c-di-GMP-I riboswitch aptamer from Eubacterium oxidoreducens, 76 nucleotides, folded computationally.

[in-house]
RNA sequence: AAGAAAAAUCGGCAAACUUAGGGAAACCUAAGGACGCAAAACUAUAGGGCCUGUUAUAUGGUAGCCAGUUGCAAUU
Numbered sequence: 001a002a003g004a005a006a007a008a009u010c011g012g013c014a015a016a017c018u019u020a021g022g023g024a025a026a027c028c029u030a031a032g033g034a035c036g037c038a039a040a041a042c043u044a045u046a047g048g049g050c051c052u053g054u055u056a057u058a059u060g061g062u063a064g065c066c067a068g069u070u071g072c073a074a075u076u
Stems, first nucleotide, its partner, number of pairs: 012037002017032006035064001041069003047066002049062003
């Protein structure tokens, strides 16, 4: 350098909706449930957007909106 053969992985998360609970609300938690996702892992005053709003404009929510950071496997 070429050829042949064999092995590993065969799993993870969880939308809508339902039930119970929390919250002013958005929404969140648990159980069920799977629409989907190769980052649907993490990051929310200190990137942007969006939602709710006690009322005076959020240190409330959304990461499965974009974004940032990080990670696993296979092949070339």

The coordinates come from a structure-prediction model, not an experiment, and the mean pLDDT is 78.